[in-house]
RNA sequence: GCCCCUAUCGUCUAGUGGCCCAGGACAUCAGGUUCUCAGUCUGAAAACUCGGGUUCGAUUCCCGAUAGGGGCA
Numbered sequence: 001g002c003c004c005c006u007a008u009c010g011u012c013u014a015g016u017g018g019c020c021c022a023g024g025a026c027a028u029c030a031g032g033u034u035c036u037c038a039g040u041c042u043g044a045a046a047a048c049u050c051g052g053g054u055u056c057g058a059u060u061c062c063c064g065a066u067a068g069g070g071g072c073a
Stems, first nucleotide, its partner, number of pairs: 001072007010026004018056001028044006049065005
C1' cells in the first nucleotide's frame, strides 16, 4: 500500500428498515429482608463511533472517515 471483518448502556451481548419509549446478563444506585455484611427480592438510571447519501421512515442499506482485528505484498 491493497483486501476482508468488526464498532450498540460502565462491561459482555440480542436486534436488523416502521411493531422499539433499542431487550437481556453482570456491575452501579435506591428500597425490602437481615443485628450487620454477604446472599436474595423489587425497582431505577444507563447505549446504536463520526460525517454524508438513499428512503415517507435508518441502530439496520450505500459511500467516506476514525478505531480495533485478520490476510497478502
Molecule: transfer RNA
Organism: Patescibacteria group bacterium UBA2591